[in-house]
C1' cells in the first nucleotide's frame, strides 16, 4: 500500500422569497342558522406548530384491527420442513450442526422420509432396476481342415477309430475381469481360486446397518465390537410422517342522508272472535323492538310445485328458504362523517444474554391527504464524473496527490396500522477481520 | 387501494418433464393467355434472470408487462 470479507450510519446541506396540506390560534372580513347576541357553522385573510422512505415499492409471509361463520354428517384443500432458541406470529432472525465452495476473513443451501407404496428415467447402449450376454474370455458337441513315429481292417493304392492343433464355421453353456454407450452399468486395490471367472474366499480401504461406551439440551461427534458382503437416482412426481392452518378483507365494517316505503320472518306487548281439562292454545288486526330481502326505463331468455335461484361462507351428501332470476341497450347517483393514527412507537443510557433478542429508568409526539398536500426561485457551499496544465510533492515509469476550469447528487414517494423478506439504488463514512507485498 | 388470471413465430393459438402441433400471413415454385382457387416447399417463437434434475416452455422463487373483478 493493494486486494478482499462481514456489520451498521447517512443518502446533499445553509438562508432568503413565493406557494400547498392537516390541525390549533386570531375573531380581521363575508355569508348562513337563531328574537337576537363573538352562540353555532362555512369560506377567505394573519399568525403558529408539523408535513414522506430506506425501501413509502413489489403485495411475497406473519400478526393486529372488523364482519361473518363456529356445525348435522363425510371428503378434501394450503403451508412449513437439520437442531435449540426467539418473537405477538411468521416460509424472519440468531447460534450451532451437517454437506458444497473458498489458501482465507467468510460465503451458499426448499437441509425429513426412496428397505410404506405407485410412478418416471428420453437418445445412446448388450443391458436402465427382482440388472444384463454384443464383442471379447473359456467349456462342451457337431462339421470342416490338417498332423500323428502309434492303434485295427486291409493285395501295394486306402479305409477306419482314437488323440492334438486350428478355424471370418454352426450349435448349447458359463462367465460381470476387460471393450464399449450413458447423467447414471449393482464398492475400490492386491491376492487366494478358476475351465474362464465372480465378495466364491483373504488382507486393507471406503460405504451401510445392528448392539455397547463417552462428549453435548438437541441436530451430531468421537470409540470398539458385530454383520451381510454394498442396498441407483428423482418427493421444487404422487405420496407418507411431523406440526400449523376457519373465511374475507379499511372499497373490511358503522352512523346519518333518500327511507316515517314495500314484502317475509322471529320476539314481546294490547284488543275482538273461537276453543278450553279454565293453566293455555289459535285465526285476524294493531303497536313497539330485531333480522333479511328489495328498489330507474326498455328489450330478450329461463322459471313459479315435473319449480329458476338461493341460504347452511371450500366440497358432496342432507336440510331449510323459495317467485323471481339472468343477460344486453339506454338513464340516475358521484353524500357527509365515523373508523384514522399514541404506537407489539422513537430517542439515549444502564443491566442479563455468544447473539437474535429481552428488562428497567428518563426524554419526546414525529403525515393523515380523498383526484390526493411536502414544490418553485435566487445566492452560498458542495460528492461523483468530465477536461486542463506540466507549476509544486512522490514515483524508474504508467501514474498518484495537490493546482486550475466546467459540472451539479441515485433509486424512488404514504391511503388502517405494524413485523419481516424481496426487488430497485449515484455514491459518502465508520468498526472489525481476512490474504499479499514492503519496511521496523 | 385490495384480490385473482395470464405472456408461445408478424397473428390465433395446442402441447403440462425427453424432437414444439395446427391454422392464417409473408416468400419461393407449380399450375394459368393473367390472375383467384388448388398443390408443393422455405422462413420466424416458449417474456427475462436465478435454482431442482442427467435433462425445464412445463416444477420452485424473483423480476417485468398485460388482463379481468371488488366501491
Nucleotide at each position: 500500500c493493494g486486494a478482499g470479507u462481514u456489520g451498521g450510519u447517512c443518502g446533499g446541506g445553509c438562508g432568503a422569497c413565493c406557494g400547498c396540506g392537516u390541525c390549533g390560534g386570531u375573531c380581521c372580513g363575508a355569508c348562513c342558522g337563531c328574537c337576537a347576541g363573538c352562540c353555532g357553522g362555512u369560506c377567505g385573510g394573519c399568525c403558529g406548530c408539523c408535513g414522506a422512505g430506506g425501501a413509502a415499492a413489489g403485495u411475497c409471509c406473519g400478526g393486529g384491527c372488523u364482519c361473518c361463520a363456529c356445525a348435522g354428517g363425510g371428503c378434501a384443500g394450503g403451508g412449513u420442513g437439520g437442531u435449540u432458541g426467539u418473537c405477538a406470529a411468521c416460509g424472519g432472525c440468531a447460534a450451532c450442526c451437517c454437506g458444497g465452495c473458498g489458501c482465507g476473513a467468510g460465503c451458499c443451501g426448499c437441509g425429513g422420509g426412496a428397505c410404506a407404496g405407485u410412478g418416471c428415467c428420453a437418445c445412446a447402449g448388450a443391458g436402465a432396476a427382482c440388472a444384463g450376454a454384443c464383442c471379447g474370455c473359456c467349456c462342451c458337441c457337431g462339421c470342416u481342415g490338417c498332423c500323428g513315429u502309434g492303434c485295427c481292417c486291409g493285395u501295394u493304392g486306402g479305409g477306419g477309430a482314437c488323440g492334438a492343433c486350428a478355424g471370418c464355421c454352426g450349435g448349447g453353456g458359463g462367465u460381470a475381469a476387460g471393450g464399449g454407450u450413458g447423467a447414471a452399468a449393482c464398492g475400490g486395490u492386491g491376492g487366494u481360486g478358476u475351465a474362464a471367472g465372480a465378495g466364491a474366499c483373504c488382507a486393507c480401504c471406503a460405504g451401510c446397518g445392528u448392539g455397547c461406551c463417552g462428549g453435548g439440551u438437541g441436530a451430531c461427534c468421537g470409540g470398539c465390537a458385530c454383520g451381510g458382503c454394498u442396498c441407483g437416482g428423482u418427493a421444487a412426481a404422487c405420496c407418507c410422517c411431523a406440526c400449523c392452518c376457519g373465511g374475507a378483507g379499511c372499497a373490511a365494517g358503522g352512523u346519518u342522508g333518500a327511507a316515517a316505503g314495500c314484502g317475509c320472518c322471529c320476539g314481546g306487548c294490547c284488543g275482538u272472535c273461537g276453543u278450553u281439562u279454565c293453566g293455555g292454545c289459535g285465526c285476524c288486526g294493531g303497536c313497539c323492538g330485531g333480522g333479511c330481502g328489495u328498489g330507474c326505463g326498455c328489450a330478450g331468455g329461463c322459471g313459479u310445485c315435473c319449480g329458476a335461484g338461493g341460504g347452511c361462507g371450500g366440497c358432496c351428501c342432507g336440510c331449510c328458504c323459495g317467485a323471481g332470476c339472468c343477460u344486453g341497450c339506454g338513464g340516475g347517483u358521484g353524500a357527509a362523517c365515523c373508523g384514522c393514527u399514541g404506537g407489539a412507537g422513537c430517542a439515549u443510557g444502564c443491566c442479563g444474554g455468544u447473539g437474535a433478542c429481552g428488562g428497567c429508568a428518563u426524554g419526546c409526539c414525529g403525515a393523515g391527504a380523498u383526484g390526493g398536500a411536502u414544490g418553485g426561485u435566487c445566492g452560498c457551499c458542495g460528492a461523483a464524473c468530465g477536461g486542463g496544465a506540466c507549476c509544486g510533492c512522490c514515483g524508474a515509469g504508467a501514474g498518484g496527490c495537490g493546482c486550475c476550469c466546467g459540472g451539479g447528487a441515485a433509486c424512488a414517494g404514504g391511503a388502517c396500522c405494524c413485523g419481516g423478506c424481496u426487488u430497485a439504488c449515484a455514491g459518502a463514512c465508520c468498526a472489525a477481520c481476512u490474504c499479499g507485498u514492503c519496511c521496523a | 387501494g385490495g384480490u385473482g388470471g395470464g405472456a408461445u413465430g408478424g397473428c390465433c393459438g395446442a402441447g403440462a418433464g425427453g424432437c414444439g402441433a395446427g391454422g392464417c400471413a409473408a416468400c419461393g415454385g407449380c399450375c394459368u393467355g393473367c390472375a383467384a382457387a388448388g398443390c408443393c416447399g422455405u422462413c420466424u417463437a416458449c417474456a427475462c434472470g436465478g435454482g431442482u434434475u442427467c435433462g425445464a416452455a412445463u416444477c420452485c422463487c424473483g423480476u417485468u408487462c398485460c388482463c379481468a373483478c371488488c366501491u
The prediction has a mean pLDDT of 75. This is a predicted complex of two RNAs, RNase P RNA and transfer RNA, with 511 nucleotides together. It holds a member of the Rfam family "Bacterial RNase P class A". Rfam links the family to the GO terms dimeric ribonuclease P complex, ribonuclease P activity and tRNA processing. It is annotated as a ribozyme.